[in-house]
Context: one part of a larger RNA
RNA sequence: CACCGCCCGUCACACCAUGGGAGUGGGCUGUACCAGAAGUAGGUAGUCUAACCUUUCGGGGAGGGCGCUUACCACGGUAUGGUUCAUGACUGGGGUGAAGUCGUAACAAGGUAGCCGUAGGGGAACCUGCGGCUGGAUCACCUCCUU
Repeated sequence: CACCGCCCGUCACACCAUGGGAGUGGGCUGUACCAGAAGUAGGUAGUCUAACCUUUCGGGGAGGGCGCUUACCACGGUAUGGUUCAUGACUGGGGUGAAGUCGUAACAAGGUAGCCGUAGGGGAACCUGCGGCUGGAUCACCUCCUU
């Protein structure tokens, strides 16, 4: 740059982050159950056994090895929850953007004064009803204050 002003919302385009979303994939984790390697501990009717004890020298006992078994338990499995991350057709609004589309709602009495609450309606800003406020211009009157 001062009304050839300012300015509102829908719509269109681009980008950004974000909410919802049938779900999908992963991490961590709770509960119940199944299963249970290795190891450790306990038990032991089987089997094996040089050291110790005993012996009538055949063996017997103690102890030990193996085996078996019980408990604890890693990994794993089944079912059902929690939490978190990523992703998801579609969808909701938000932000930004030179310029664009439709109108012109607000700012002057902004051309129907505006605003608040509420209800209904409408491409959009908005419109209408009811109640309220003056942060309304103009005209007239009243009251109060100052001179």